[in-house]
Context: one part of a larger RNA
RNA sequence: CUGGGUUUAAAGGGUGCGUAGGCGGCGCUAUAAGUCAGAGGUGAAAGGCCACCGCUUAACGGUGGGACUGCCUUUGAUACUGUAGUGCUUGAAUCAGGCUGAGGUCGGCGGAAUGUGACAUGUAGCGGUGAAAUGCUUAGAUAUGUCAUAGAACACCAAUUGCGAAGGCAGCUGACUAGACCUUGAUUGACGCUGAGGCACGAAAGCGUGGGGAGCGAACAGGAUUAGAUACCCUGGUAGUCCACGCCCUAAACGAUGCUUACUCGACGUAUGGAUUUUGAUUGCGCGUCCAAGGGAAACCGUUAAGUGAGCCACCUGGGGAGUACGUCGGCAACGAUGAAACUC
Numbered sequence: 001c002u003g004g005g006u007u008u009a010a011a012g013g014g015u016g017c018g019u020a021g022g023c024g025g026c027g028c029u030a031u032a033a034g035u036c037a038g039a040g041g042u043g044a045a046a047g048g049c050c051a052c053c054g055c056u057u058a059a060c061g062g063u064g065g066g067a068c069u070g071c072c073u074u075u076g077a078u079a080c081u082g083u084a085g086u087g088c089u090u091g092a093a094u095c096a097g098g099c100u101g102a103g104g105u106c107g108g109c110g111g112a113a114u115g116u117g118a119c120a121u122g123u124a125g126c127g128g129u130g131a132a133a134u135g136c137u138u139a140g141a142u143a144u145g146u147c148a149u150a151g152a153a154c155a156c157c158a159a160u161u162g163c164g165a166a167g168g169c170a171g172c173u174g175a176c177u178a179g180a181c182c183u184u185g186a187u188u189g190a191c192g193c194u195g196a197g198g199c200a201c202g203a204a205a206g207c208g209u210g211g212g213g214a215g216c217g218a219a220c221a222g223g224a225u226u227a228g229a230u231a232c233c234c235u236g237g238u239a240g241u242c243c244a245c246g247c248c249c250u251a252a253a254c255g256a257u258g259c260u261u262a263c264u265c266g267a268c269g270u271a272u273g274g275a276u277u278u279u280g281a282u283u284g285c286g287c288g289u290c291c292a293a294g295g296g297a298a299a300c301c302g303u304u305a306a307g308u309g310a311g312c313c314a315c316c317u318g319g320g321g322a323g324u325a326c327g328u329c330g331g332c333a334a335c336g337a338u339g340a341a342a343c344u345c
Stems, first nucleotide, its partner, number of pairs: 004316003007299002012313001014201004021194003025088007033081002035077008049065006091191001092188004096183003100179001103177007110154001114150008125136002162169002206247006215241002220236004258312006266290005272284003276280001294301002318345003327338004
């Protein structure tokens, strides 16, 4: 290089946008760069391969053939690719009219619960556990009622529901804002797909500055348990969890399944559109369940493919050493990204 793979055996980048590059719809015309055919030149000899021959054989040698798969020149071919031109509408996009949703950002508001404070009623316990104790309580707790206040989260609705590129998103409401989908027509006329680098986003924890702090709660303290108990259980409790701004950039970031596109039986449920409307049947676009063909080591997948093809990217190549060392880049740090070898089985 050819070839093989990536749900679970090693292997899909966390996600998107997009640069270079790679790839690219249906016609016509031109060209002849790639491509194909003919001819010529060159591709040194020796060696290697094949055939025959010469030393008694072989090694060795001689002659011939073939090979040298290449390069250059020239004459043609024009299906495909390229290039240039000119058209087309199916791909793509735009407009118009509808419609949907926890999509995003900022603000306002609400009730339940919890804690705390005040007052009132009231008296000896409360709390907690397997059982207890630490703890709270006659300076009046727990319980009950009224009022006030604080922070965080939004019961029911609620659903294999919906939306979003992913992370993720749920009380109500306003402003701003992004997308998807449907319908019929119009417009542009290949404007497309993928995407190395790059840029942006990216749960939780963590970091910086300033706020906030009800509940929960790493660390920590105490009580238990136990042979011990640096735990599981209990009583407390700091950081944190919350907000604003700025960093960090990792996850079992999972569908452990890259994106786009075409093709390949059906059945059922459901969200949301259309046209019919009659209960039903039908046509889009999602979310699910079960199966045919086919695939798969099997589990299983099966029009939302892991089936059959095409295009582009990423990644894999025995286990450990090791996601370590060194170097470099990023970061305030924590650490992240890139990423070996010796040795060993």
Predicted 3D model of a 345-nucleotide part of an RNA (small-subunit ribosomal RNA, central domain) from an uncultured prokaryote. RNAcentral holds the full RNA, with entries from ENA. Rfam family: Bacterial small subunit ribosomal RNA. Its mean pLDDT, the model's own confidence on a scale to 100, is 89.